[in-house]
């Protein structure tokens, strides 16, 4: 770096450090010195792996292990489709493209 497959409408500090930028890209809209990445503590969740019933499928239970996550729907939009409509606009489907997790190259 690619593939495959699963989920993305829920959850989560008025902490300490740290200085000024975040929110993947586009175009928007936001967030920030009443202090933004970052790291730390803390927290959430339960894909992976634990246990325990089960012939499996699958269900329960813990959180000591691997990872994730902790602002707005993956913030909303990038493509096609359909509904209302003169339009504008709104809204529903899919699809792309992200992103965690698990397996393969």
């Nucleotide at each position: 770096c690619u593939c495959u497959u699963a989920u993305c409408a829920a959850g989560a500090g008025a902490g300490g450090u740290g200085g000024a930028g975040g929110g993947a890209c586009u175009g928007g809209c936001c967030c920030g010195a009443u202090g933004a990445a970052g790291c730390c503590c803390g927290g959430c969740a339960a894909c992976c792996g634990g246990u325990g019933c089960a012939u499996a499928a699958g269900c329960a239970c813990a959180a000591u292990g691997g990872u994730g996550c902790c602002a707005a729907u993956u913030c909303c939009u990038g493509c096609a489709g359909a509904a209302u409509u003169u339009a504008a606009a709104u809204u529903c489907u899919g699809g792309c493209a992200g992103a965690u997790g698990a397996g393969a190259g």
This is a predicted structure of a 105-nucleotide RNA (SAM riboswitch aptamer (S box leader)) from Caloramator proteoclasticus DSM 10124.
Model confidence (mean pLDDT): 85 of 100.
It was read from a public genome assembly, where an Rfam model found it.